[in-house]
């Protein structure tokens, strides 16, 4: 200089003017707020909601069954499906990348087409013995054979050899591959060596299953205070007034909680909670349905957190321990936004050029936090490393 | 916030992991003076990238898209 891997960071800058939302400070107020000032205000994904956990209620988590989810090893985390390192397959010339990577001699299920057969294998052509016919090519019958052909994704070990009518782990060697044992090296997955055996055992579990290992259920509308909110209605006794029609007060039972209708139902309990089913255990007075009307009252939870950024130590490394500074959005229909100039990036036109002119800068945006994965992303910035040419 | 389901021809819809189909619609040619109707061909597809397996529409992951239930 091309080509190619892997990792990490930024994702417009400065500087006016105007706006918008918490908080704080002053001032004005009719107490609702208003106006001035000053702090602080999106992200690497804030997103998709696919995991995992904090939190906070529920019986502080109860037995079976079921369902679901993980699935080489060792770490590492507050867990995980995440990450790190190794090991095994498997592609790459490497760098390095992919892998739902247990268990198919525990059962059952599938292998379409094609071919003779597809799983306790099997004979179409072919090779062979032997009978019988014959127009001596050959033909048919009855057996063996599983080496050749030929068919599929896959054909019941592979090569040579003995052997044999022709064959065939029938036997032999030496290779591959399975069990089992033994030695060595590793924490382990697992390599390495070496012995012994039957002489060979197909594939799929991202089919069903079967092992081992995990999993209570909801979700910030969790949840918790404050306000509305004391009451309205019916029925039944009583007592006062009465124009005798009824009003008022007190009691006691009932019913309601936006209003009408209807149906269950109040300890003989409707409904519920462990949220799929059964035991078992415990809340427990409302609960369902239709029809119509009507809205989302206020505070807290909520911004100090597995936090952030810098250093030092220990670890191959994720990561951990330590010390120092820091404090850094909290809306509730949702604030984070518009112009303008000057600089940067890119693209098109013009120009030999220096430049000019125009466009244009992405992907999207909190909403109880937090660690991941996974997807979108204009354009650029750094490093590591492999392969190839060519100079030295 | 929490769940669940669907995706296949231009429409509606089938298909046990084994050659993607049926109906209607579109062209087009035959029939008719001509037009419908009838006959006959024809067309065109599994939202997407990826694994699994010989094989994928189906299975599993990952994303897009519509829908539907709770509160």
């Nucleotide at each position: 200089c091309g080509a190619g891997u892997c990792g990490g960071c930024c994702g417009g800058g400065c500087g006016g003017c105007c706006g918008c939302g918490u908080c704080g400070g002053g001032u004005c107020u009719u107490c609702g707020g208003g106006c001035c000032c000053g702090c602080c205000g999106a992200g690497g994904a804030a997103a998709g909601u696919c995991c995992g956990g904090g939190c906070u209620c529920c019986a502080c988590a109860g037995g079976g069954c079921g369902a679901g989810g993980u699935g080489g090893u060792g770490g590492g985390u507050a867990a995980c499906a995440c990450c790190c390192a190794c090991c095994c397959g498997g592609g790459g010339c490497g760098a390095c990348c992919c892998g739902c990577g247990g268990g198919a001699a525990a059962g059952u299920g599938c292998c379409a087409c094609a071919g003779a057969g597809a799983a306790c294998a099997g004979a179409c052509a072919g090779c062979c013995c032997g009978g019988c016919c014959c127009u001596c090519g050959g033909g048919c019958c009855a057996g063996g054979u599983g080496a050749u052909g030929g068919u599929g994704a896959a054909a019941c070990g592979g090569u040579g050899g003995u052997g044999u009518a022709a064959g065939a782990g029938a036997c032999c060697a030496c290779c591959a591959g399975c069990a089992c044992c033994c030695c060595a090296g590793g924490u382990g997955a697992c390599u390495g060596g070496g012995g012994u055996g039957g002489c060979u055992c197909g594939g799929c579990a991202a089919a069903c299953c079967c092992c081992a290992c995990c999993c209570g259920g909801a979700g910030c509308a969790a949840g918790g205070c404050c306000a509305a909110g004391a009451g309205g209605g019916g029925c039944g006794a009583g007592c006062a007034c009465u124009u005798c029609g009824g009003u008022g007060c007190u009691c006691g039972c009932c019913c309601u909680g936006c209003g009408c209708a209807g149906g269950c139902g109040c300890u003989c309990g409707a409904g519920g909670a462990c949220u799929g089913c059964c035991c078992g255990u415990c809340c427990g007075a409302g609960c369902c349905u239709g029809c119509g009307g009507g809205u989302a009252g206020g505070c807290c939870g909520c911004a100090c957190g597995a936090g952030a950024c810098c250093g030092c130590c220990g670890g191959u490394g994720a990561c951990g321990g330590u010390g120092g500074u820091c404090c850094u959005a909290g809306a509730u229909g949702g604030a984070u936004g518009g112009c303008c100039g000057c600089c940067g990036g890119c693209c098109u036109g013009c120009g030999u050029g220096a430049g000019c002119a125009g466009g244009u800068c992405a992907c999207a945006g909190a909403a109880c936090c937090c660690g991941g994965c996974u997807u979108a992303c204009a354009g650029g910035c750094c490093g590591g490393c492999u392969c190839g040419u060519c100079c030295a | 916030g929490c769940g669940g389901g669907u995706g296949u021809a231009g429409u509606u819809c089938a298909a046990u992991g084994g050659c993607a189909g049926a109906a209607c619609g579109u062209c087009a040619g035959c029939u008719u003076c001509c037009c419908a109707a009838g006959c006959u061909g024809a067309u065109a597809g599994u939202g997407c990238g990826g694994g699994u397996u010989c094989g994928a529409u189906u299975c599993c992951c990952g994303u897009c898209a519509c829908c539907c239930g709770c509160u």